The prediction has a mean pLDDT of 84.
This is a predicted structure of a 107-nucleotide RNA (SAM riboswitch aptamer (S box leader)) from Domibacillus aminovorans.
The model forms 97% of the base pairs in the Rfam consensus.
The sequence was found by an Rfam model in a public genome assembly.
Taxonomically the source falls in Domibacillus (Bacteria, Bacillota, Caryophanales, Bacillaceae).
RNA sequence: ACCUUAUCAAGAGAAGCGGAGGGACUGGCCCGACGAUGCUUCAGCAACCGGCCUCGCAGGGCAAAGGUGCUAAAUCCAGCGGACCGAUACCGUCCGGGAGAUGAGAA
Numbered sequence: 001a002c003c004u005u006a007u008c009a010a011g012a013g014a015a016g017c018g019g020a021g022g023g024a025c026u027g028g029c030c031c032g033a034c035g036a037u038g039c040u041u042c043a044g045c046a047a048c049c050g051g052c053c054u055c056g057c058a059g060g061g062c063a064a065a066g067g068u069g070c071u072a073a074a075u076c077c078a079g080c081g082g083a084c085c086g087a088u089a090c091c092g093u094c095c096g097g098g099a100g101a102u103g104a105g106a107a
Base pairs, nucleotide, nucleotide: 003105004104005103006102007101008100013042014041015040016039017038021031022030023029025079026078027077028076043071044070045069048067049066051062052061053060054059075099080096081095082094083093084092
């Protein structure tokens, strides 16, 4: 890398370094020399694993000193299919899927 599974409309930023693109891909729309993206430090958010309590199982609760993760915009929106609407298409709403991200496993 591939596979399985859970979650993804909540929440949470400062300083230093650095100097051009960045938001996975495509289209849109945004962010960015008033310094983005990134890296480091500190701070914070959350509670997946782990811990503690409860508990037949399932489940529930507590803390945040452990392992991850996250801290612009819903995963920023859409992408494929269906339903509603509609003369048709577009737009819109909803449902599902795909892709992606993260955790835990498996290999």